A computed fold for a 354-nucleotide RNA from uncultured Mailhella sp., annotated as Bacterial RNase P class A.

[in-house]
RNA sequence: GAGCCGGACGGGCUGUCGCCGCGGAUCAUCCGAUCCGGGGAGGAAAGUCCGGGCUUCGCAGGGCAGGAUGCUGGCUAACGGCCAGAGCGGGCGACCGCUGGAAAGCGCAACAGAAAGCAGACCGCCGUUCUUCGGAACGGUAAGGGUGAAACGGUGAGGCAAGAGCUCACCGGCUGGCGUGGCGACACGUCAGGCCAGGCAAACCCCAUCCGAAGCAAGACCAAAUAGGGAAACCGGCCGGCCCGGCCCAUGGUUUCCGGGUAGGUUGCUUGAAGGCGCGGGCAACCGCGUCUCUAGAGGAAUGACAGCCGCCGCCUUCGGGCGGUACAGAACCCGGCUUACAGUCCGACUCCU
Numbered sequence: 001g002a003g004c005c006g007g008a009c010g011g012g013c014u015g016u017c018g019c020c021g022c023g024g025a026u027c028a029u030c031c032g033a034u035c036c037g038g039g040g041a042g043g044a045a046a047g048u049c050c051g052g053g054c055u056u057c058g059c060a061g062g063g064c065a066g067g068a069u070g071c072u073g074g075c076u077a078a079c080g081g082c083c084a085g086a087g088c089g090g091g092c093g094a095c096c097g098c099u100g101g102a103a104a105g106c107g108c109a110a111c112a113g114a115a116a117g118c119a120g121a122c123c124g125c126c127g128u129u130c131u132u133c134g135g136a137a138c139g140g141u142a143a144g145g146g147u148g149a150a151a152c153g154g155u156g157a158g159g160c161a162a163g164a165g166c167u168c169a170c171c172g173g174c175u176g177g178c179g180u181g182g183c184g185a186c187a188c189g190u191c192a193g194g195c196c197a198g199g200c201a202a203a204c205c206c207c208a209u210c211c212g213a214a215g216c217a218a219g220a221c222c223a224a225a226u227a228g229g230g231a232a233a234c235c236g237g238c239c240g241g242c243c244c245g246g247c248c249c250a251u252g253g254u255u256u257c258c259g260g261g262u263a264g265g266u267u268g269c270u271u272g273a274a275g276g277c278g279c280g281g282g283c284a285a286c287c288g289c290g291u292c293u294c295u296a297g298a299g300g301a302a303u304g305a306c307a308g309c310c311g312c313c314g315c316c317u318u319c320g321g322g323c324g325g326u327a328c329a330g331a332a333c334c335c336g337g338c339u340u341a342c343a344g345u346c347c348g349a350c351u352c353c354u
Stems, first nucleotide, its partner, number of pairs: 001352003005348005011310007019040002022037006042328001046339002049337005054215004066211005071085005086099005100206002105204001107200002122145002124141007153171006172196001174193008219267004229258007236248004274293008311326006
């Protein structure tokens, strides 16, 4: 100098005027008012893409359908997340990316090319026949050329008309067995086989594992006014001269009680798989113990506006300073992740070049 990986931060102070909760004091019959004190957005609060807590409903068990995930081991409440590994690919390197199955089935492959999947003869090579001697027809041939992202192993020898795993040796790869190491993915070694097996599964499909649904406008509690519902008693109607009694309440009136819903209010609501520090275990993710801290809770929805000084960055400078800029974005039940946006600053590990 160039790069690669990880971590931290993401303006500070003061004044004035405001806003939303909390606590205290005073005043007030109540609603409330005044004063004082203290708290008041983020690393992503975002996208709402995964996972969990919590709540209501559903549910004997199993299967089908549907969805999600997909190398191995571990972490975790759980995950599609994280950590540590394996294999393959990229990079000189630090490092980064990908991941079940294509010798189950069914399919797909633009353009180019003769041929693209139990291959294929355009050029070339070889043979036969014909020939106007230039070549043509038929057949053989995948060693060579050409096309393509991809053309059915590589090198050498034998073999052949020319060739070819056609045959052989070695190498590579595949399948199966065995041994060693590893929890495992797998690695290394060895033997046998057959001469060779292409790609694609964020297409269908197969295999394995997991998954009940809806969501804080979930849900729980208190509960007017008006209207309506249910029950009881009395008035009422019928039987009856009257009382008792019986029946009818399909209708009306009065009183009492009950239950449901609406407005409204309260709750759920923020102390939690929480965070900081220290020690211990573990390669790590993470876990355990001790100690300390409390850090918004609105409900049309507060967290603001203005001014001054100082930071930081850029430009100019007469070196005194001047001008401009200071990102992305803002909670709404709560957590763990992922992804995306972001002016700028700081720290650490490592690599390459000089």

The prediction has a mean pLDDT of 76.